[in-house]
Context: one part of a larger RNA
RNA sequence: GGCAAACGGUGGAUGCCUUGGCGUCAAGAGGCGAUGAAAGACGUGGUAGGCUGCGAUAAGCUUCGGAGAGCCGCCUAACAGGCUUUGACCCGGAGAUCUCUGAAUGGGGAAACCCGUCCAGGGUAGUGUCUGGACAUCCGUAACUGAAUACAUAGGUUGCGGAGGCGAACGAGGUGAACUGAAACAUCUAAGUAACCUCAGGAAGAGAAAACAACAGUGAUUUCCUAAGUAGCGGCGAGCGAACGGGAAAUAGCCCAAACCUAGUGCAUGCCAAGCUCAGAGGCGUUGUGCGCUGGGGGUCGUGGGAUUCGAUCGGACGGAGCUCUGAAUCCGUCGGGAAGUUACCAACCUGUUUUAUAGUAGAACCGUCUGGAAAGUCGGGCCAUAGAGGGUGACAGCCCCGUAUGCGAAAUAAAGCAGGCUUCCUGGAUUGGACACCCAAGUACCGCGGGACACGAGAAACCCUGUGGGAAUUCGGGAGGACCAUCUCCUAAGGCUAAAUACUACUUGACGACCGAUAGCGAACCAGUACCGUGAGGGAAAGGUGAAAAGAACCCUUUAUAAGGGAGUGAAAUAGAACCUGAAACCGUUUGCUU
Numbered sequence: 001g002g003c004a005a006a007c008g009g010u011g012g013a014u015g016c017c018u019u020g021g022c023g024u025c026a027a028g029a030g031g032c033g034a035u036g037a038a039a040g041a042c043g044u045g046g047u048a049g050g051c052u053g054c055g056a057u058a059a060g061c062u063u064c065g066g067a068g069a070g071c072c073g074c075c076u077a078a079c080a081g082g083c084u085u086u087g088a089c090c091c092g093g094a095g096a097u098c099u100c101u102g103a104a105u106g107g108g109g110a111a112a113c114c115c116g117u118c119c120a121g122g123g124u125a126g127u128g129u130c131u132g133g134a135c136a137u138c139c140g141u142a143a144c145u146g147a148a149u150a151c152a153u154a155g156g157u158u159g160c161g162g163a164g165g166c167g168a169a170c171g172a173g174g175u176g177a178a179c180u181g182a183a184a185c186a187u188c189u190a191a192g193u194a195a196c197c198u199c200a201g202g203a204a205g206a207g208a209a210a211a212c213a214a215c216a217g218u219g220a221u222u223u224c225c226u227a228a229g230u231a232g233c234g235g236c237g238a239g240c241g242a243a244c245g246g247g248a249a250a251u252a253g254c255c256c257a258a259a260c261c262u263a264g265u266g267c268a269u270g271c272c273a274a275g276c277u278c279a280g281a282g283g284c285g286u287u288g289u290g291c292g293c294u295g296g297g298g299g300u301c302g303u304g305g306g307a308u309u310c311g312a313u314c315g316g317a318c319g320g321a322g323c324u325c326u327g328a329a330u331c332c333g334u335c336g337g338g339a340a341g342u343u344a345c346c347a348a349c350c351u352g353u354u355u356u357a358u359a360g361u362a363g364a365a366c367c368g369u370c371u372g373g374a375a376a377g378u379c380g381g382g383c384c385a386u387a388g389a390g391g392g393u394g395a396c397a398g399c400c401c402c403g404u405a406u407g408c409g410a411a412a413u414a415a416a417g418c419a420g421g422c423u424u425c426c427u428g429g430a431u432u433g434g435a436c437a438c439c440c441a442a443g444u445a446c447c448g449c450g451g452g453a454c455a456c457g458a459g460a461a462a463c464c465c466u467g468u469g470g471g472a473a474u475u476c477g478g479g480a481g482g483a484c485c486a487u488c489u490c491c492u493a494a495g496g497c498u499a500a501a502u503a504c505u506a507c508u509u510g511a512c513g514a515c516c517g518a519u520a521g522c523g524a525a526c527c528a529g530u531a532c533c534g535u536g537a538g539g540g541a542a543a544g545g546u547g548a549a550a551a552g553a554a555c556c557c558u559u560u561a562u563a564a565g566g567g568a569g570u571g572a573a574a575u576a577g578a579a580c581c582u583g584a585a586a587c588c589g590u591u592u593g594c595u596u
Stems, first nucleotide, its partner, number of pairs: 001595009015581001016545002020516002022513007029505002031166002039101003042055003046079001049075003061095006070083003106115003116135007137163009170201001171199005181188001185235001211218002222249005232240002253497003260297010275284002277328006302475001304440003308435007316335006336427006349421010360408003366381003370377001382399002384388001390402003446470007456482001477492005532539002552580001555567004
């Protein structure tokens, strides 16, 4: 030096465990913010480094409920001092306080800092100073003022209301790639994707046919299954890719513009006129007429509808109005009767009640023996069960504890449902027949040119949107049915609103898993978006386990009187001793044997 065995060191694999993750489902909630958010800085404890909580009233203050004996949060013990059956601590509802930064908003600024003006108050002999309040911008609205410039307008000032910023995905709109695929590449694809911007809601968007269809019919929108990888589109390459129809989910329909009537207002016109509801008589006369604007009534449709006008049928009562009288008609109001409604169709709010949420509460039934450190295990004998889900307890517990099944419960706040008040509408209209030809959304439809979007790449290319240039009609009108024309059929554009079925989950609660179990599972089981790296955008870790219980090793010895160790003691175990469960391998040793 090698080999072997035994015993160690080192190391932290493996096994077991789980406080943390991952995923799914259900319910809730779907926003917060100038009443100052999200996110922070700095403070705040008797002693106080960090976390948590809180804000100069600072691990807290008030009040209303719950609960009932201990309490003064965690790492984290001790000391000191307190509180508490006159109900503390703790849990929940409501409120108060809430420094400074931050949209940050009096001005500035290198965030958490600096500097103001006005008003009110404290203090001072007085100034300085302190406290409280107001003071940003934009938009809307109302009023007051007010230039060049007479009226006016711009501008200015004030009151009131709103906005601003943050937030995971889902939504609508605007702008809009490339890698890639086509085995290269240019049309094409990727893809109207990613990204950026704007805006909104709990959903958004869409939506009550100028729709489909096909000689039969359907009847707003949305979503799903199918039709169907079909018909088509396509350097007919790569690829892209419907609709009709059928079956489901959910269902809900409405309001305006215009004609006509009327009120107000501006301008024009008018005084012999026109007009004052009609008939007759009298009277009045800046009341009238035309156009524009604003408000009220009216009206909303495709079997075309409506206005105006002339009739017919049905339909409660009372009171009032006009230049006067009589009659008719018209208009207005009240009562009664009827109907509807808070998501559209008009629109607020209050009360009652029910349910739910935010604390809680009642809740059955077991003992002995043996082994053991310990009984829930063994053996023996019982019991409960609308409860044998689960967790804990010194090993495996229906009956030890927390719970579970099943019941019960709210002073306060919130949500939802229902009912009533209430509000609105009808009765003042409805139905029907005739006449009349007044209205039925204009730089629109449509056409040319240039684009986009439709599954559809200019194609035979309709339909839809539009930059540009032309430019209609009003129901005997107009659009569509995939060039175009005719016939036929369907529909009624150029205004608007609309729940549900659908999408998503940052957040709260509950449940579950042939999901992970510390190199896994979130990056993060642990004081992690931390330490650390980077000028910065940004990148981004490692790190769990003594024991049932600290019983965490009094005392003695070696020692630098340190680390470490040896005794002693605790414990079932200390080769469980804090570098602590198990403790593999590499690697390093000690002893013994063999061998060179």
This is a predicted structure of a 596-nucleotide part of an RNA (large-subunit ribosomal RNA, domain I) from Desulfatibacillum alkenivorans AK-01. Its Rfam family is "Bacterial large subunit ribosomal RNA". The organism belongs to Desulfatibacillum alkenivorans, within Bacteria.